[in-house]
The RNA shown here (TPP riboswitch aptamer (THI element)) has 90 nucleotides and comes from Hypnocyclicus thermotrophus.
This record gives sequence, structure tokens and C1' cells, in this order.
RNA sequence: UAUAUCUCCAGGGGUGCUGUAAAAGGCUGAGAAUAUACCCUCAAACCUGAUAUAGAUAAUGCUAUCGCAGGGAGUGAGUGUAAAAAAACA
Repeated sequence: UAUAUCUCCAGGGGUGCUGUAAAAGGCUGAGAAUAUACCCUCAAACCUGAUAUAGAUAAUGCUAUCGCAGGGAGUGAGUGUAAAAAAACA
């Protein structure tokens, strides 16, 4: 300097469609009941563009384009591994 797993602390994000009197239930998904459960922290988590465009579906960000776009929360600490450099001593 780079960095896998693990541990600790802090932080960010989404929660849609259908169905019902309300639920339960069904679809996709890591997560669809605001749960410390899931995901993410320089980034393909997530948001804006977007009441977007094309395709499919019972319907929906369901799939793809948009997207080498713009924004977006730790270049966190410890352990381990690999490589290199500097200093000191001999």
C1' cells in the first nucleotide's frame, strides 16, 4: 500500500401489485407487516429522471433500456494474508 473471511462500533435505504369491511392469502424479490429482519456504506443498496420507453402479466420497477447519466451513507477500528518502500543497526 492492497485486501478475503470474521469481530466490534457508527450510519444509509426500500417496503410494491393483487385481494379483503379489515385481515388472511396470491405474484416477484435478499428484503414488500418500520423488524435492528434484509441489503448497502465510494458503491450495480437506494433515490432522481418517471404519470419515461419497449415487452410480458390477473396486476405491479415483473423484465429490459435509460446507465461509462446525476446524486448517494465509514476511503471506520481490530485480526489475518500478499507485495513493496523507508529508517536504524551490523

Source information
Lineage of the source: Bacteria > Fusobacteriati > Fusobacteriota > Fusobacteriia > Hypnocyclicus. Its mean pLDDT, the model's own confidence on a scale to 100, is 76. It matches the Rfam family "TPP riboswitch aptamer (THI element)". Rfam describes the family as follows. Vitamin B(1) in its active form thiamin pyrophosphate (TPP) is an essential coenzyme that is synthesised by coupling of pyrimidine and thiazole moieties in bacteria. The previously detected thiamin-regulatory element, thi box was extended, resulting in a new, highly conserved RNA secondary structure, the THI element, which is widely distributed in eubacteria and also occurs in some archaea. Analysis of operon structures identified a large number of new candidate thiamin-regulated genes, mostly transporters, in various prokaryotic organisms. The THI element is a riboswitch that directly binds to TPP to regulate gene expression through a variety of mechanisms in archaea, bacteria and eukaryotes. through a variety of mechanisms in archaea, bacteria and eukaryotes.